RNA sequence: GUCUGGACCCUCUGCACGUGGGGUGCGUGAAUCUGGUCAGGGCCGAAAGGCAGCAGCCAUAAGCGAGUUCUCCACGGUGCCGGAGGACAAUCUGGGCGGA
Numbered sequence: 001g002u003c004u005g006g007a008c009c010c011u012c013u014g015c016a017c018g019u020g021g022g023g024u025g026c027g028u029g030a031a032u033c034u035g036g037u038c039a040g041g042g043c044c045g046a047a048a049g050g051c052a053g054c055a056g057c058c059a060u061a062a063g064c065g066a067g068u069u070c071u072c073c074a075c076g077g078u079g080c081c082g083g084a085g086g087a088c089a090a091u092c093u094g095g096g097c098g099g100a
Base pairs, nucleotide, nucleotide: 001097002096003095004094005093006092007091009086010085011084012083013082014081015079016078017076018075019074020073021072022071023070026065027064028063034059035058036057037056042051043050044049
C1' cells in the first nucleotide's frame, strides 16, 4: 500500500428482564329466587313405608380477595445474550499478500 474478517451503526427476529391485562390454580362466597344430604318437625298411609322439606353441613355459580403456581397476550430509548439482513465515511482489532 492492498485484500479480507470481526467489532462499532441500523433493521428484523429469538431469548431474558420489566410493566400491564386475560385465563388457570388458591381462599372466600347464595336467609330466599343453585344442587346434594337433609336432624327436628310436617303431610299421606291400618301398617310397612313414602312424600315434600326448614335449620345445619357439603359442593359450587356470579362476584370478591390475596398473591404469583402455571400459562397466554400486549408494550418496551431495558439487555448487547443469540441469529439473519443491511450499511460500511471514520475509529478499533485479527489475518493474507506485496513493497521499502